[in-house]
Overview
Predicted 3D model of a 73-nucleotide RNA (transfer RNA) from Hypsizygus marmoreus.
Formats: sequence, C1' cells, structure tokens
RNA sequence: GACCGGAUAGCUCAGUGGUUAGAGCAUCCCUCUAGUGUUGGGAAGGUCUCAGGUUCAAUCCCUGAUCUGGCCA
Repeated sequence: GACCGGAUAGCUCAGUGGUUAGAGCAUCCCUCUAGUGUUGGGAAGGUCUCAGGUUCAAUCCCUGAUCUGGCCA
C1' cells in the first nucleotide's frame, strides 16, 4: 500500500429503519446467613467512535475520518 471485518453500559456481547436501546458478569441496596459466600428480588450505569448524507424517522442504510483485528504483498 490492497482487500475483508469490528467500534453499543466498567468487561463480554446481542439488537439492525419506528415511539424511554437490552442480556450476562461486575458495582450498590434489600432478602438469606452467626458471619462471608451462595440463593431470590431490585437499583444505578449509554452523546450506540467522530463528521457529513439519505429518510417523516438512523445505533441500524450510504460516504469519509480515527482506532483496532485478520489477510496479501
């Protein structure tokens, strides 16, 4: 340099045009226990990487940028 992916909660990931964006783990509270852990219930936590474009409506589609993984030379 060419090609193909990825970027969403603290971490691992799902969601793929439509009305408050979700799960597990982690954190906090309650329950439970003599206590810790476990079990059960709940809460908090998000500029969906950035900038444009398309659309009545974009996390989702298109373009570019940045970072990152793979691969070819």

Notes: It matches the Rfam family "tRNA". Rfam classes the family as a transfer RNA. The RNAcentral record of the sequence draws on Rfam. The prediction has a mean pLDDT of 82. Taxonomically the source falls in Hypsizygus (Eukaryota, Fungi, Agaricomycetes, Lyophyllaceae).